The part of an RNA shown here (large-subunit ribosomal RNA, domain VI) has 265 nucleotides and comes from a fermentation metagenome. It matches the Rfam family "Bacterial large subunit ribosomal RNA". Model confidence (mean pLDDT): 89 of 100.
Context: one part of a larger RNA
RNA sequence: CGCAGGAUAUUUGAGGAGAGCUGUCCUUAGUACGAGAGGACCGGGAUGGACGCACCUCUGGCGCACCAGUUGUCAUGCCAAUGGCAUAGCUGGGCAGCUAAGUGCGGAUCGGAUAAACGCUGAAAGCAUCUAAGCGUGAAGCCGACUCCAAGAUGAGAUAUCCCUCAGCGCAAGCUGGAAAGGCCCCUUGAAGACUACAAGGUUGAUAGGCUGCGUGUGUAAGCACGGCAACGUGUUCAGCUUGGCAGUACUAAUAGGCCGAGAG
Numbered sequence: 001c002g003c004a005g006g007a008u009a010u011u012u013g014a015g016g017a018g019a020g021c022u023g024u025c026c027u028u029a030g031u032a033c034g035a036g037a038g039g040a041c042c043g044g045g046a047u048g049g050a051c052g053c054a055c056c057u058c059u060g061g062c063g064c065a066c067c068a069g070u071u072g073u074c075a076u077g078c079c080a081a082u083g084g085c086a087u088a089g090c091u092g093g094g095c096a097g098c099u100a101a102g103u104g105c106g107g108a109u110c111g112g113a114u115a116a117a118c119g120c121u122g123a124a125a126g127c128a129u130c131u132a133a134g135c136g137u138g139a140a141g142c143c144g145a146c147u148c149c150a151a152g153a154u155g156a157g158a159u160a161u162c163c164c165u166c167a168g169c170g171c172a173a174g175c176u177g178g179a180a181a182g183g184c185c186c187c188u189u190g191a192a193g194a195c196u197a198c199a200a201g202g203u204u205g206a207u208a209g210g211c212u213g214c215g216u217g218u219g220u221a222a223g224c225a226c227g228g229c230a231a232c233g234u235g236u237u238c239a240g241c242u243u244g245g246c247a248g249u250a251c252u253a254a255u256a257g258g259c260c261g262a263g264a265g
Stems, first nucleotide, its partner, number of pairs: 001152001005163007015149004021049007033038001051106005059100004066093005071086006110144003117137004164265001166177004182260004186202005207253003210249005217241002223236005
């Protein structure tokens, strides 16, 4: 821009894409078969491999704005306590999140038309013959069925709901202006994201930050007291601190405002 009024939701599915794999064991049954050795079809059940999708409860990994320990050195006048730099200085853990080696799920089942093949009826050709007319059975394959996308499918679909009897100019077609439903700009943001888009909100408000509480992680802070000549230990103290977690709470910021958008088609 189009989809012959303008919108908001919910959809149909032409078409397209994906998936499609397979082992072993148990049972049927040591049965059928076979002199024996051996050893099934069909059917039922269990459990794997590889592959794929999703997820983070568990097991782990990373976790560069979390916690602790620690070396050297510099600084905060000194002690103590802290901070900077040294790959994040190094080391031990680790929330959210991301993730696989972790967890869950998938291939199924069913229908239609068939291939090879096997048949029924059956002539040409008094017989025979699955074929010439006709009718069946029959594959991991084909078409559906399963999952996803999908009306720019210009063949532009459908359903529900919302809005609309303005003004000026013009013979009319139409143009201009405000303007309904609705939308956007702008702003606060996000398990959404390159930008855009999408999604949640914008005071009739919990959208983000802050604060409070809880949780989680680390592992018992500082100060003080006591013990020890001291290094240090113990008590206060499962303390102190705690990142993107969960709630609550308008304290801060989403203010104010602007723009687009029909004329009954």
About this RNA:
The full RNA is in RNAcentral, with records from SILVA.